Predicted 3D model of a 72-nucleotide RNA (transfer RNA) from Callorhinchus milii.
Rfam family: tRNA. The family's RNA type in Rfam is transfer RNA. From the family's description: Transfer RNA (tRNA) molecules are approximately 80 nucleotides in length. Its family is annotated with triplet codon-amino acid adaptor activity in the Gene Ontology.
The organism belongs to Callorhinchus, within Eukaryota.
[in-house]
RNA sequence: AGUCCGGUAGUUUAGUGGUUAGAGCACUCGCCUCGCAAGCGAGAGACUUGGGUCCGAUUCCCAGCAGGACAA
Numbered sequence: 001a002g003u004c005c006g007g008u009a010g011u012u013u014a015g016u017g018g019u020u021a022g023a024g025c026a027c028u029c030g031c032c033u034c035g036c037a038a039g040c041g042a043g044a045g046a047c048u049u050g051g052g053u054c055c056g057a058u059u060c061c062c063a064g065c066a067g068g069a070c071a072a
Stems, first nucleotide, its partner, number of pairs: 002070004007065001010025004018055001027043005048064005
């Protein structure tokens, strides 16, 4: 050099061509407790980059970037 796979929150992940992008753990605040943990309630936090198609792209297409698997 080749073939294939997936890039979404701090982390593990769901999801879809239609405008609020969902959840678990973690984090912050409050309630509870003598206090802590657990529990309950609330909150902040994300679509890898560029281009194209489309009325509209996180989703489809192409290229790049970084990663993984296979083969040599």